RNA sequence: GGGGUCGUAGCUCAUCGGGAAGAGCGCUGUCCUCGCACGGCAGAGGUGGCGGGUUCGAGUCCCGCCGGCUCCA
Numbered sequence: 001g002g003g004g005u006c007g008u009a010g011c012u013c014a015u016c017g018g019g020a021a022g023a024g025c026g027c028u029g030u031c032c033u034c035g036c037a038c039g040g041c042a043g044a045g046g047u048g049g050c051g052g053g054u055u056c057g058a059g060u061c062c063c064g065c066c067g068g069c070u071c072c073a
Stems, first nucleotide, its partner, number of pairs: 001072007010025004019056001027043005049065005
């Protein structure tokens, strides 16, 4: 320098072909307990890497850039 792949909640990851985002763990409150843990219930938490384009509508399609991993030189 070129190719491939990935980037979504604090962490690990879903989200088949565009209709607007969810799980597990973690966190907060509460119930239970003498108290803690476990368990039950409820809740908070996301500019979906950045910037454009297409579309009535983009996490999803297209382009550029940035970053991780990997292959080639």
A computed fold for a 73-nucleotide RNA from Catenuloplanes niger, annotated as transfer RNA. RNAcentral holds the sequence, with entries from ENA. Its mean pLDDT, the model's own confidence on a scale to 100, is 83. The same sequence occurs in records of 2 taxa. Rfam family: tRNA. About the family: Transfer RNA (tRNA) molecules are approximately 80 nucleotides in length. It is annotated as a transfer RNA.